Notes:
The prediction has a mean pLDDT of 81. Transfer RNA from an uncultured Bacilli bacterium, 73 nucleotides, folded computationally. Its Rfam family is "tRNA". The family's RNA type in Rfam is transfer RNA. It was read from a public genome assembly.
RNA sequence: UCCUCGUUAGCUCAGUUGGUAGAGCAUGCGGCUGUUAACCGCAGGGUCGUCUGUUCGAGCCAGACACGAGGAG
Numbered sequence: 001u002c003c004u005c006g007u008u009a010g011c012u013c014a015g016u017u018g019g020u021a022g023a024g025c026a027u028g029c030g031g032c033u034g035u036u037a038a039c040c041g042c043a044g045g046g047u048c049g050u051c052u053g054u055u056c057g058a059g060c061c062a063g064a065c066a067c068g069a070g071g072a073g
Base pairs, nucleotide, nucleotide: 001072002071003070004069005068006067007066010025011024012023013022019056027043028042029041030040031039049065050064051063052062053061
């Protein structure tokens, strides 16, 4: 320098054909229990890496850039 893949909640990851973003764990509160743990329920938490474009509408499509992983020279 070039090619491929990835970037979504505190962490690990889903998200199909473009139509107001979810799970598990963690955290907080409650239930249960003599208490803790376990178990059950509820809640909070995201401007989807950045910018621009396409579109009535973008996590999803297009371009540039940043960061990470792998490969080629």